[in-house]
RNA sequence: GCGGUUGUAACUCAGUUGGGAGAGUGCCACGCUGAAGACGUGGAUGUCGCUGGUUCAAGUCCGGCCAACCGCA
Numbered sequence: 001g002c003g004g005u006u007g008u009a010a011c012u013c014a015g016u017u018g019g020g021a022g023a024g025u026g027c028c029a030c031g032c033u034g035a036a037g038a039c040g041u042g043g044a045u046g047u048c049g050c051u052g053g054u055u056c057a058a059g060u061c062c063g064g065c066c067a068a069c070c071g072c073a
Stems, first nucleotide, its partner, number of pairs: 001072007010025004019056001027043005049065005
């Protein structure tokens, strides 16, 4: 230098056909307990890597860029 994969909550990830942004873990509060854990109920947290484009509508499609990993030279 070229090609490929990945990038979504604090962490691990789903979102497969373009239309509601989600799960588990963690965190906070409450219940329960003598207390804690476990369990139950509720809650907060997102520039969907960045930036443009297409579209009535983009995490999803297209271009460029960045980062990590893999391969080729």
Molecule: transfer RNA
Organism: Methanomassiliicoccales archaeon